[in-house]
The RNA shown here (Bacterial RNase P class A) has 374 nucleotides and comes from a Gemmatimonadaceae bacterium. Of the family's consensus pairs, 93% are formed in the model. Its mean pLDDT, the model's own confidence on a scale to 100, is 77.

RNA sequence: UCCCUCGGCCGGACGGUCGCGACGCAGUAGCUGGAUUUCUGCUUCGAGGAAAGUCCGGGCUCCAUGGACAGGCUGCCAGGUAACGCCUGGGCACCGUUAAUUCGGUGACGGACAGUGCCACAGAAAACAAACCGCCCUCGCGGAAGCGUGGGUAAGGGUGAAAAGGUGGGGUAAGAGCCCACCGCGUUCGUGGCGACACGGACGGCACGGUAAACCCCAGCUGGAGCAAGGCCGAAUAGGCGGCGAGAAGCAGUCCUCUUCGACAGAGACGCCGCGGGUAGGCCGCUAGAGAGUGCGGGCGACCGCAUUCCGAGAGAAAUGACCGUCCGAAGUUCUUACUUCGACAGAACCCGGCUUACAGGCCGAGGGAAUCC
Numbered sequence: 001u002c003c004c005u006c007g008g009c010c011g012g013a014c015g016g017u018c019g020c021g022a023c024g025c026a027g028u029a030g031c032u033g034g035a036u037u038u039c040u041g042c043u044u045c046g047a048g049g050a051a052a053g054u055c056c057g058g059g060c061u062c063c064a065u066g067g068a069c070a071g072g073c074u075g076c077c078a079g080g081u082a083a084c085g086c087c088u089g090g091g092c093a094c095c096g097u098u099a100a101u102u103c104g105g106u107g108a109c110g111g112a113c114a115g116u117g118c119c120a121c122a123g124a125a126a127a128c129a130a131a132c133c134g135c136c137c138u139c140g141c142g143g144a145a146g147c148g149u150g151g152g153u154a155a156g157g158g159u160g161a162a163a164a165g166g167u168g169g170g171g172u173a174a175g176a177g178c179c180c181a182c183c184g185c186g187u188u189c190g191u192g193g194c195g196a197c198a199c200g201g202a203c204g205g206c207a208c209g210g211u212a213a214a215c216c217c218c219a220g221c222u223g224g225a226g227c228a229a230g231g232c233c234g235a236a237u238a239g240g241c242g243g244c245g246a247g248a249a250g251c252a253g254u255c256c257u258c259u260u261c262g263a264c265a266g267a268g269a270c271g272c273c274g275c276g277g278g279u280a281g282g283c284c285g286c287u288a289g290a291g292a293g294u295g296c297g298g299g300c301g302a303c304c305g306c307a308u309u310c311c312g313a314g315a316g317a318a319a320u321g322a323c324c325g326u327c328c329g330a331a332g333u334u335c336u337u338a339c340u341u342c343g344a345c346a347g348a349a350c351c352c353g354g355c356u357u358a359c360a361g362g363c364c365g366a367g368g369g370a371a372u373c374c
Base pairs, nucleotide, nucleotide: 001370002369003368004367005366006365007364008363009362010361012327013326014325015324016323017322018321020046021045022044024042025041026040027039029037048345052356053355055354056353057352058351059350060226061225062224063223066256067255068254069253071222072221073220074219075218076090077089078088079087080086091109092107093106094105095104096103110217111216115215116214117211118210119209132157133156134153135152136151137150139148140147141146165183166182167181168180169179170178184206185204186203187202188201189200190199191198192197230284231283232282233281240275241274242273243272244271245270247261248260249259250258291310292309293308294307295306296305297304298303328343329342330341331340332339333338
């Protein structure tokens, strides 16, 4: 200097003119009945890192209290957090890279000896699973090549995602954990670690495959619905029609508990269900928080504690726009004076913590590699 991977930050700035919305202050008009009304001026403030997707977790609101089951969700260990399927630090496995766990990425990472199911096609055979080709031996036929009967075999080949552990050696008629060494696997013991796990010793020739993003088992968590939640003021209309009930209704899919109303009857009253009709408009919820900045301390870290300072949109069919100038960045051209073009993804709607996706350009950092120079 270049390349690759990963992480972080910014993502146009300033000034002027006109124009929008909100809080506050000051004033004005109107006030028959009325406010939730009109107008003017001034200060201050006015979209995001993702506001997006609506995938998770909550705050908040309503439904009658509590318990159980069903249903649903998560799944290595230890921490963080209000909580999480998130984050941090570790472990293991796989993938890329590297001389090298050197660096990075991903993980749907509990259990297959509790049980059930499935493994198509191909193949001889797909789990109490095996002989298609082949190899060896005996006997018979044949001049030979070879063919047939019987026996042995699973090392070689084939099929397949997967085929009775792998490599090497010995042994055998030919072979085979048949035997041996190492690896792997099983049982057991020890050391280190909070732990997931790691390392090591001994014994054993040793294999009842895979699949749980199949049902299932185990452990933990878990009411429902959602701001179109839900309240207040005001307004309007048809207390109309039909049905059911000794029980009925009220959170939930079911059950229990609890609460309210009612009855010995259905005429009325009570409760529930269905049909039909009505509901202008305005206000609240609606932004001071699991909040932000700075400093100090603790921690590998996520993060936590203390002190101090600040209050950064609340629209309501939906506001922040237009023009000019200067600067910044990039690209191109060029008489390098300068000129032209471009400046990404994209707009809050109750709020917060995450994840995922999109993003022109610029800056910073970490690791690895290549080349050159000293």